Annotation:
Predicted 3D model of a 126-nucleotide RNA (SAM riboswitch aptamer (S box leader)) from a Verrucomicrobiota bacterium. The model forms 97% of the base pairs in the Rfam consensus. Rfam family: SAM riboswitch aptamer (S box leader). Gene Ontology term of the family: regulation of gene expression. Taxonomically the source falls in Verrucomicrobiota (Bacteria, Pseudomonadati). It was read from a public genome assembly, where an Rfam model found it.

RNA sequence: CACUCAUCAAGAGUGACGGAGGGAACGGCCCGUUGAUGUCACGGCAACCGGUCGGACGGCAGUCCGAUGACCAGGUGCCAAAUCCGGUCCGGGACCCCAGCGAUGGGGCGACGGCAAAGAUGAGGA
Numbered sequence: 001c002a003c004u005c006a007u008c009a010a011g012a013g014u015g016a017c018g019g020a021g022g023g024a025a026c027g028g029c030c031c032g033u034u035g036a037u038g039u040c041a042c043g044g045c046a047a048c049c050g051g052u053c054g055g056a057c058g059g060c061a062g063u064c065c066g067a068u069g070a071c072c073a074g075g076u077g078c079c080a081a082a083u084c085c086g087g088u089c090c091g092g093g094a095c096c097c098c099a100g101c102g103a104u105g106g107g108g109c110g111a112c113g114g115c116a117a118a119g120a121u122g123a124g125g126a
Stems, first nucleotide, its partner, number of pairs: 001125001003124006013042005021031003026086003043079003047076003050072004054065004083118001089114003095108005
């Protein structure tokens, strides 16, 4: 930090400092003097890089899980709410309006789903 790739519905606290806004921008909706956001200390989580090749139970024998994995927690990161939700595009239940005798046609809104965009983090790279 303009690029490439991957991931983002899970998970994770207690103190101290400080004092008004904060959750990236916008619109919502939330958090916040019952002290938020932020900083520090200790603690924790486990996405990526890194390390081990096993891990758990068990006195042993053995049993179970299992490399698309298990463990460690060294480097970053993270520890309110799905990246808190949404938008652009595609599909679109239910519902509403108009025309029609009706079949149906047109339009609106839109649960939900998908792909993006934007963002965050890591690795590579510049």